A computed fold for a 72-nucleotide RNA from a bacterium, annotated as transfer RNA. Rfam family: tRNA. By type it is a transfer RNA. From the family's description: Transfer RNA (tRNA) molecules are approximately 80 nucleotides in length. Its mean pLDDT, the model's own confidence on a scale to 100, is 81. RNAcentral holds the sequence, with entries from ENA.
RNA sequence: GGGGGCGUAGCUCAGUGGAAGAGCGGCAGCCUUCUAAGCUGCAUGUCGCGGGUUCGAAUCCUGCCGCCCCUG
Numbered sequence: 001g002g003g004g005g006c007g008u009a010g011c012u013c014a015g016u017g018g019a020a021g022a023g024c025g026g027c028a029g030c031c032u033u034c035u036a037a038g039c040u041g042c043a044u045g046u047c048g049c050g051g052g053u054u055c056g057a058a059u060c061c062u063g064c065c066g067c068c069c070c071u072g
Stems, first nucleotide, its partner, number of pairs: 001071007010024004018055001026042005048064005
């Protein structure tokens, strides 16, 4: 240089056109002598960045950025 994959909550990931969720973690309350466990509730997000298509984009197209793999 060429090709491919990935980028979504603090972490691990799901979601492949109708506008974002789970588990773990965090916070508060209940329970407990206290802690842990358990139960209930709450909060996270410019969906890597820009442009395009569309009535509507995390999702489709495109350019960049970052990481990983293959290859010269």